[in-house]
Order: sequence, then structure tokens, then C1' cells
RNA sequence: GUCAUCGUAGCUCAGAUGGAAGAGCGGUCCCCUGAAAAGGGACAGGUCCGAGGUUCGAUUCCUCGCGUUGGCA
Repeated sequence: GUCAUCGUAGCUCAGAUGGAAGAGCGGUCCCCUGAAAAGGGACAGGUCCGAGGUUCGAUUCCUCGCGUUGGCA
């Protein structure tokens, strides 16, 4: 340089044929216990990498960038 993959919560990752986002772990609080651990419940936490385009509507489709990983040179 070129081709491809990936980019979503603090971390690891799902997610839908476009109708607007979830799990596990972690955090806070509560229950349970004499007290802990374990277990159970609730809550908080997101510019869905950025900018355009298409669309009534984009995290999802298209284009261009940025970054990650890998292949080729």
C1' cells in the first nucleotide's frame, strides 16, 4: 500500500428481516446470618467509534474517515 474482520455499559460479549438496546461479571442498596461467606431481590450505569447518505424512522443498510486484529505485498 491492499483485502478482510471487528468497534454496543467499567470488563467480556449478545442483539433485530430497520420501529429505537440486553446478558454475565463488576458497582450501590435491601433480604438472609449472631457476624461473614454463599444465595436471593432491586437499582444505577450507554453520544451503540465519527461524519455524511437512503428512509416516515438507522445501533442495524450504503459511502468516507478513525482505530483494532489478521492475510497478501

Description:
This is a predicted structure of a 73-nucleotide RNA (transfer RNA) from Herbidospora galbida. Lineage of the source: Bacteria > Bacillati > Actinomycetota > Streptosporangiales > Herbidospora. Rfam family: tRNA. By type it is a transfer RNA. Rfam's curators write: Transfer RNA (tRNA) molecules are approximately 80 nucleotides in length. RNAcentral holds the sequence, with entries from ENA and Rfam. Model confidence (mean pLDDT): 81 of 100.